A computed fold for a 476-nucleotide part of an RNA from an uncultured prokaryote, annotated as small-subunit ribosomal RNA, 3' major domain. The full RNA is in RNAcentral, with records from ENA. Its mean pLDDT, the model's own confidence on a scale to 100, is 84. Rfam family: Bacterial small subunit ribosomal RNA.
[in-house]
Context: one part of a larger RNA
RNA sequence: UGACGGGGGCCCGCACAAGCGGUGGAGCAUGUGGUUUAAUUCGAUGCAACUCGAAGAACCUUACCAGGCCUUGACAUCCUAGAAACUUUGUAGAGAUACAUUGGUGCCUUCGGGAAUCUAGAGACAGGUGCUGCAUGGCUGUCGUCAGCUCGUGUCGUGAGAUGUUGGGUUAAGUCCCGCAACGAGCGCAACCCUUGUCCUUAGUUGCCAGCACGUAAAGGUGGAACUCUAAGGAGACUGCCGGUGAUAAACCGGAGGAAGGUGGGGACGACGUCAAGUCAUCAUGGCCCUUACGGCCUGGGCUACACACGUGCUACAAUGGUGGAUACAGAGGGCUGCGAAACGGCGACGUUUAGCUAAUCUCAGAAAGUCCAUCUUAGUCCGGAUCGCAGUCUGCAACUCGACUGCGUGAAGUUGGAAUCGCUAGUAAUCGCGAAUCAGAAUGUCGCGGUGAAUACGUUCCCGGGCCUUGUACA
Numbered sequence: 001u002g003a004c005g006g007g008g009g010c011c012c013g014c015a016c017a018a019g020c021g022g023u024g025g026a027g028c029a030u031g032u033g034g035u036u037u038a039a040u041u042c043g044a045u046g047c048a049a050c051u052c053g054a055a056g057a058a059c060c061u062u063a064c065c066a067g068g069c070c071u072u073g074a075c076a077u078c079c080u081a082g083a084a085a086c087u088u089u090g091u092a093g094a095g096a097u098a099c100a101u102u103g104g105u106g107c108c109u110u111c112g113g114g115a116a117u118c119u120a121g122a123g124a125c126a127g128g129u130g131c132u133g134c135a136u137g138g139c140u141g142u143c144g145u146c147a148g149c150u151c152g153u154g155u156c157g158u159g160a161g162a163u164g165u166u167g168g169g170u171u172a173a174g175u176c177c178c179g180c181a182a183c184g185a186g187c188g189c190a191a192c193c194c195u196u197g198u199c200c201u202u203a204g205u206u207g208c209c210a211g212c213a214c215g216u217a218a219a220g221g222u223g224g225a226a227c228u229c230u231a232a233g234g235a236g237a238c239u240g241c242c243g244g245u246g247a248u249a250a251a252c253c254g255g256a257g258g259a260a261g262g263u264g265g266g267g268a269c270g271a272c273g274u275c276a277a278g279u280c281a282u283c284a285u286g287g288c289c290c291u292u293a294c295g296g297c298c299u300g301g302g303c304u305a306c307a308c309a310c311g312u313g314c315u316a317c318a319a320u321g322g323u324g325g326a327u328a329c330a331g332a333g334g335g336c337u338g339c340g341a342a343a344c345g346g347c348g349a350c351g352u353u354u355a356g357c358u359a360a361u362c363u364c365a366g367a368a369a370g371u372c373c374a375u376c377u378u379a380g381u382c383c384g385g386a387u388c389g390c391a392g393u394c395u396g397c398a399a400c401u402c403g404a405c406u407g408c409g410u411g412a413a414g415u416u417g418g419a420a421u422c423g424c425u426a427g428u429a430a431u432c433g434c435g436a437a438u439c440a441g442a443a444u445g446u447c448g449c450g451g452u453g454a455a456u457a458c459g460u461u462c463c464c465g466g467g468c469c470u471u472g473u474a475c476a
Stems, first nucleotide, its partner, number of pairs: 001476002003473003007470007015460002019424005026315008034306002042053002064301007073125001077124002079121005086103001089100004107114002127290002130288003136284002138279003141275001143273001148187006154163003167178003193267004198235007208224001212223003238261001241255005317417001321376007333364003338357002343352003383414001388409007430452007
């Protein structure tokens, strides 16, 4: 100087407390461990691994296994020789591939040849998701959006170092004020950026419809430019004003005005560093290793196994509910190998046919919870839907291993969950549906969107994490 303390002081955080809802019990989905296996590819492992890499394993992907094959190689550059390239069909085979076969003779040319492509050959080489993240770059997590981390000059100290950065107040903040052997400065904080909340101006189609006029079976269909909205530019919030407290400071408390008040809400943004944290399997890369194989191609299998254990979720156990009928209101997105209306067929998944739309125009698209009416009356039930049987639909060469969906039947566990443990402070929790990426198909996951919409916070003694000052130390 740090680090640590079941030392002290001050302060903060859904850290506790006060509340609301969960997990832990059940069934299922999914990830992991373990076990099994020819293989169950690899990585991630307290917080900070475990719906994580994977925004999507039937083949492919795919790295794993079995079998069948190739050896200048699937891919790159160079050399030599030949052939334009390209293309049709057949046979064998699981395919890779092998053999045969049809059409075709092109472009430039100094007539030597050249360009593109293919075949054969020789070697330089290719290739490796092989090892080392403890050799590395890059990227990322974490402490932590915590308020800290430093430097120049000066001063003090023999020196390591100190001072500044401590102190008195204050703040979300090393934020600001005052004081001070310090005076300044940098990286952080804040602001500048995006979005949302109010208003104004401009613009008026594909969007809008108040008044007026036209018009319709109905309809913003037509005139229209107010409103909504869209999207560009501005205004607005600064402790600016008033009162009080305070050192007359910084600031704090209350008030006015205001759509908004003291950082208005949300996001992007992550200092010096810590964990030899994670990643050699995104990529790049040193070293090591393989080179008729640890490289490459193909078929099939596996990654989907299953005495078990754990994590994360979904659905429930019901009446604030289930079922049937009627009916209302979103936002944000996607769409040409696409979204697909209406009509018709089918109980349905869906099919047939095709209008419109490269989209504020057409379409996905019915929002759901809600509201109204009816029924069920506390029951393993008209709750719950696992599991299984049969019959189908769709995608796709192909749904056996191993897809999703539909109909009929079947109807398991489950009556609110031990010890323990998680999230959340407001348009939040809870609850309800909708969309997108990936994607042929395949979400209870992820990322977004809106609808309905709470309870509680006395307080900081205690648990956890963190910041500043101080003290002890046989630790570095």